[in-house]
This is a predicted structure of a 471-nucleotide part of an RNA (small-subunit ribosomal RNA, 3' major domain) from a bacterium. RNAcentral holds the full RNA, with entries from SILVA. Model confidence (mean pLDDT): 84 of 100.

Context: one part of a larger RNA
RNA sequence: UGACGGGGGCCCGCACAAGCAGUGGAGCAUGUGGUUUAAUUCGACGCAACGCGAAGAACCUUACCAGGACUUGACAUCUGGCUAAAUACCCUAGAGAUAGGGAGAUAGCUAUAGCCAAGACAGGUGGUGCAUGGUUGUCGUCAGCUCGUGUCGUGAGAUGUUUGGUUAAGUCCAGCAACGAGCGCAACCCUUGUCCUUAGUUACCAUCAUUAAGUUGGGGACUCUAAGGAGACCGCCGGUGUAAAUCGGAGGAAGGUGGGGAUGACGUCAAAUCAUCAUGCCCUUUAUGUCCUGGGCUACACACGUGCUACAAUGGCUGGUACAAAGAGACGCAAAACCGCGAGGUCAAGCAAAUCUCAUAAAGCCAGUCUCAGUUCGGAUUGAAGUCUGCAACUCGACUUCAUGAAGCUGGAAUUGCUAGUAAUCGCGAAUCAGCAAUGUCGCGGUGAAUACGUUCCCGGGCCUUGUACA
Numbered sequence: 001u002g003a004c005g006g007g008g009g010c011c012c013g014c015a016c017a018a019g020c021a022g023u024g025g026a027g028c029a030u031g032u033g034g035u036u037u038a039a040u041u042c043g044a045c046g047c048a049a050c051g052c053g054a055a056g057a058a059c060c061u062u063a064c065c066a067g068g069a070c071u072u073g074a075c076a077u078c079u080g081g082c083u084a085a086a087u088a089c090c091c092u093a094g095a096g097a098u099a100g101g102g103a104g105a106u107a108g109c110u111a112u113a114g115c116c117a118a119g120a121c122a123g124g125u126g127g128u129g130c131a132u133g134g135u136u137g138u139c140g141u142c143a144g145c146u147c148g149u150g151u152c153g154u155g156a157g158a159u160g161u162u163u164g165g166u167u168a169a170g171u172c173c174a175g176c177a178a179c180g181a182g183c184g185c186a187a188c189c190c191u192u193g194u195c196c197u198u199a200g201u202u203a204c205c206a207u208c209a210u211u212a213a214g215u216u217g218g219g220g221a222c223u224c225u226a227a228g229g230a231g232a233c234c235g236c237c238g239g240u241g242u243a244a245a246u247c248g249g250a251g252g253a254a255g256g257u258g259g260g261g262a263u264g265a266c267g268u269c270a271a272a273u274c275a276u277c278a279u280g281c282c283c284u285u286u287a288u289g290u291c292c293u294g295g296g297c298u299a300c301a302c303a304c305g306u307g308c309u310a311c312a313a314u315g316g317c318u319g320g321u322a323c324a325a326a327g328a329g330a331c332g333c334a335a336a337a338c339c340g341c342g343a344g345g346u347c348a349a350g351c352a353a354a355u356c357u358c359a360u361a362a363a364g365c366c367a368g369u370c371u372c373a374g375u376u377c378g379g380a381u382u383g384a385a386g387u388c389u390g391c392a393a394c395u396c397g398a399c400u401u402c403a404u405g406a407a408g409c410u411g412g413a414a415u416u417g418c419u420a421g422u423a424a425u426c427g428c429g430a431a432u433c434a435g436c437a438a439u440g441u442c443g444c445g446g447u448g449a450a451u452a453c454g455u456u457c458c459c460g461g462g463c464c465u466u467g468u469a470c471a
Stems, first nucleotide, its partner, number of pairs: 001471002003468003007465007015455002019418005026309008034300002042053002064295007073121001077120002079117005089102005123284002126282003132278002134273003137269001139267001144183006150159003163174003189261004194230007204219002208217002233255001236249005311411001315370007327358003332351002337346003377408001382403007424447007
């Protein structure tokens, strides 16, 4: 000087407390461990691994296993030779890779292209993340981390950065052997909340006509769209204070960082990744490389994590009826009509989309019914018949209809999230994608709470101080 303390002081955080909803019990989905297996490819392991890499494992993917094949090779460059090459078609054998044969073509500039041979070499999702780059997680969006000059100390170092206030903040003020500066904080960026100006189609419709319908004429007011501005600064008033600031008030759409996002200092964990990529060294080279078929990654006495659906009446079912936002669409989204109980099918308009389509939002509201039951709750499981995608749904897809109708009556010890348009609850969309194991992830809007006395305690963190057999 740091680190540590079941030392002290001050302060903060959904850390506790106050509340609301859960998890832990059930069934299923999914990941992991374990076990099994020819293989169940690999990685990730307290917080910070476990719906994680994987924003899509039937084949492919695929790295694993079995079998069948190839050896200058599936891919690149170089040298030599041959043919004007390639694309595309057929037959035979085979699981295919491949092997054998045939047809056709030979047109134009060029040996760019194809084939053959030999070797230099290619190749490796083989090892090492404790050799590395790059990228990422974490403490933590915590308020810290440092430097120059000066001064003090023999020196390691100290000072500044401490002290008193204040702040979300090393934010600012006052003081001070310090005076300044840098990286962080804040601001600048995006979005949302109010207004103004400009513009008016595919959006809008107050007035005037018109229609089944903003449908058409028309309008440029309103909504909205998207470009430019305005607006918030403790600016104004009052209290307190030396000041910084803080408390209250007014005006205002918004008030003290307005809400949300992006943004992550010096560093810590030899943290993660050699399987995104790059890369040193090591290993391999008729195989640890390459191609193919089939299987596996989907196994199943069990254990754990994360979720979904429930256990019902604030509910289930039936009928009627209302209101979104944000997205996607040509290898696409697909209306209407017709067929089917339905998944879907047939035909087919429109739309590269403020125009057309996906597309009926659902909870809600209004009626009716059920009447507390393992039920008209719950839907697992199983049987049968089908639909769609796709060469192909046996291993191993999703969905539909009929039948079946399991566990489950609110969950032990323990434990998680959340402070406002939040929790809870309700539906909608997208990426990946032929299809889909999506209940996941990332977004979007609808309805919309309760509680916070407070900082004694648990956990994590910041500053000062103290002790030390630690470095």